[in-house]
Context: one part of a larger RNA
RNA sequence: UCCGGCGAGUUAUCCUGCGUGGCCCGGUUAAGGCAGUCACAGCCGGAGCCAGAGUGAAAGCGAGCCUGCAGAGGGCGACUGGUCGCGCAGGAUAGACGCGAAACCACGUGAGCUACCCAUGGGCAGGCUGAAGCGUCCCUAACAGGACGUGGAGGGCCGCACCGGUGUGGGUUACAAACCGCUCGGAUGACCUGUGGGUAGGGGUGAAAUGCCAAUCGAACGUGGAGAUAGCUCGUUCUCCCCGAAAUGCAUUGAGGUGCAGCCGCGGCAUUGGCGCCCCUGGAGGUAGAGCACUGUUGUUGUACGGGGGCUUCACCGCUUACCAAGCGACGGCAAACUCCGAAUGCCAGGGCGUGCGCACCGCGAGUGAGACGGCGGGUGCGAAUAUCCGUCGUCGAGAGGGAAACAACCCGGACCGCCAGCUAAGGCCCCCAAAUCACCGCUCAGUGGGAAAGGUUGUGGCGCCGCGCAGACAACCAGGAGGUUGGCUUAGAAGCAGCCAUCCUUGAAAGAGUGCGUAACAGCUCACUGGUCGAGUAGCGCUGCGCCGACGCUGUAACGGGGCAAAGCGGUGUGCCGACGCUGCGGGUUCUUGGCAACGAGAACGGUAGGGGAGCGUCGGGUGGCGCGUGAAGCCGGCGCGGAAGCGCCCGGUGGACGCCACUCGAGUGCGAAUGCCGGA
Numbered sequence: 001u002c003c004g005g006c007g008a009g010u011u012a013u014c015c016u017g018c019g020u021g022g023c024c025c026g027g028u029u030a031a032g033g034c035a036g037u038c039a040c041a042g043c044c045g046g047a048g049c050c051a052g053a054g055u056g057a058a059a060g061c062g063a064g065c066c067u068g069c070a071g072a073g074g075g076c077g078a079c080u081g082g083u084c085g086c087g088c089a090g091g092a093u094a095g096a097c098g099c100g101a102a103a104c105c106a107c108g109u110g111a112g113c114u115a116c117c118c119a120u121g122g123g124c125a126g127g128c129u130g131a132a133g134c135g136u137c138c139c140u141a142a143c144a145g146g147a148c149g150u151g152g153a154g155g156g157c158c159g160c161a162c163c164g165g166u167g168u169g170g171g172u173u174a175c176a177a178a179c180c181g182c183u184c185g186g187a188u189g190a191c192c193u194g195u196g197g198g199u200a201g202g203g204g205u206g207a208a209a210u211g212c213c214a215a216u217c218g219a220a221c222g223u224g225g226a227g228a229u230a231g232c233u234c235g236u237u238c239u240c241c242c243c244g245a246a247a248u249g250c251a252u253u254g255a256g257g258u259g260c261a262g263c264c265g266c267g268g269c270a271u272u273g274g275c276g277c278c279c280c281u282g283g284a285g286g287u288a289g290a291g292c293a294c295u296g297u298u299g300u301u302g303u304a305c306g307g308g309g310g311c312u313u314c315a316c317c318g319c320u321u322a323c324c325a326a327g328c329g330a331c332g333g334c335a336a337a338c339u340c341c342g343a344a345u346g347c348c349a350g351g352g353c354g355u356g357c358g359c360a361c362c363g364c365g366a367g368u369g370a371g372a373c374g375g376c377g378g379g380u381g382c383g384a385a386u387a388u389c390c391g392u393c394g395u396c397g398a399g400a401g402g403g404a405a406a407c408a409a410c411c412c413g414g415a416c417c418g419c420c421a422g423c424u425a426a427g428g429c430c431c432c433c434a435a436a437u438c439a440c441c442g443c444u445c446a447g448u449g450g451g452a453a454a455g456g457u458u459g460u461g462g463c464g465c466c467g468c469g470c471a472g473a474c475a476a477c478c479a480g481g482a483g484g485u486u487g488g489c490u491u492a493g494a495a496g497c498a499g500c501c502a503u504c505c506u507u508g509a510a511a512g513a514g515u516g517c518g519u520a521a522c523a524g525c526u527c528a529c530u531g532g533u534c535g536a537g538u539a540g541c542g543c544u545g546c547g548c549c550g551a552c553g554c555u556g557u558a559a560c561g562g563g564g565c566a567a568a569g570c571g572g573u574g575u576g577c578c579g580a581c582g583c584u585g586c587g588g589g590u591u592c593u594u595g596g597c598a599a600c601g602a603g604a605a606c607g608g609u610a611g612g613g614g615a616g617c618g619u620c621g622g623g624u625g626g627c628g629c630g631u632g633a634a635g636c637c638g639g640c641g642c643g644g645a646a647g648c649g650c651c652c653g654g655u656g657g658a659c660g661c662c663a664c665u666c667g668a669g670u671g672c673g674a675a676u677g678c679c680g681g682a
Stems, first nucleotide, its partner, number of pairs: 001682006011094014026050003032044003054061002064076004097235002100232001104225006115199009124189001126158003129154001133150006162186003167182004201217001203213003210219001238616006248261005262368002264365005274357004278352006289341001290339002295335009306324002308321004371396010401412003416588004421584003427578003430563003436575001438574006449565001455549003459546007467538002476533005482506003487501003512527001516525002589606007617671001619668010635655005640649003
């Protein structure tokens, strides 16, 4: 990992409801009892229970009662079904669909492992060092002291056994549930060790790590309470048909749970009392927008109360100011918590119309109460986020199909089944790839298309505005560009050209008290301006289409799905075609409605998770009836056939060798692929 077998809503009592049945001038017995042919039967037994009247806290009253002054109003009642079985569904109480804790408690078993203790035994090659004490000698008045011996101390030194376990390598389904090699620590001691004994779990022991107490230790193990509890996870077994959610509100020791409501299913009552669309009429309201009349805020400005600064004064007063500034005026703005105004939608009510709908209400059964993305309106955030929180619509969720290369949520469109038939949607029509290398008019030259901003751009198309120009513009070329004067000041100098001030006059076609370069300062070059040559356009601005630059990443083109495309790109107009499970056609199925006695027609519906409802298939056993079978039952293997599915056919062949099947009905240990399921096998 696979295969086989086993494997999960049961049972009892009560409650509610539905179905079905008995009885009803009510229904029913419980315990117990009788006879007895001993049963799924019959008969007693009326205690009790439900119903038969309600209402009030109650006294009480009573088809009424309570509240209340009330004969008002209001609340609960009366105007009919009851009860007892059986079946089914749900609920309550029980382990209550199955498996699963970590734990808690009780009573026991453990110190043959290990910790510590007690008693009694055992063990420690060899070597090194050489304490005290003692002796001899020297020294001394005597001590002290010194030397040499002797001696043999030490949680002394090196190192086997022994005890340990430092580093590293191996081992890691191991030789081993802690090992092996090398290396290393202790090795006369707080040493190691045998045997016997002691301490026990709310405890012991601990040179103390929460260590150890039998491969188990933040509280051992065994059994029991026990099927502890598990708002948690996982699993929960045949088929087809119909409907079909929710991820919200309120509350919660509540937040991944639950209650009530909302939304779904089934049944009923009721016949239109409910709802949707459209039109008409009437209404509530303060959003979008707008506005500044209120509340605030704000730019410029006029005026100005008051204040600040300066001057003056002993003080008061006064003068002044390009400062702040109430109020008022002018022009102009802003606001979720501003409004003199004010929509569109939506909402409420009434009416009309046609059309559709089991809509409202009652009862029973649920699930949901983690939602997600997209559009629009908003809050939070950075006008960040596949962010977060609301509102509203859509889709996914629970939705397949076509498009978007691929892609829950985007676009198109809602799949009952079949078809090698037709038409379309979105999107497409050069090839991959179904359909136009379709027609016409423009744009783009960037492979823009086929990624990106501020910003830049004499790329190019369109529209407009305003100058100059045949009395000659623009560009280029030729020539002039002067005099007072080196203007004044400043300066070492300042002469058009460091800087400051002024910026006149003359000649003239024109020429600045000088546009730039240049000099130490001059000089020199040049421009403005003017004449000539030439001969038709030229300068600037605004709006707009498509482009260009801005543009840098790590395996390999890699920013069109690819090929490839100057149209097969972009904008516009038109015709055609392709294209889906959409629509149509043909055949078939189920349900509902409708016509009909029926057969048979017509119309509509039939995506679907949680979940509700309906109808069936199959397994095992019982009852009643009917059958098969040694001329071969069940079971098993193969074949053939039937049905809408689960499945079925005692049909055929083989095997097998004794039971089995059908109809109706009753009852279940009744259907497996999943539970890190259990047992067995491969």

This is a predicted structure of a 682-nucleotide part of an RNA (large-subunit ribosomal RNA, domain II) from a Chloroflexaceae bacterium. NCBI's taxonomy places the organism under Bacteria, Chloroflexota, Chloroflexia, Chloroflexineae, Chloroflexaceae. The coordinates come from a structure-prediction model, not an experiment, and the mean pLDDT is 86.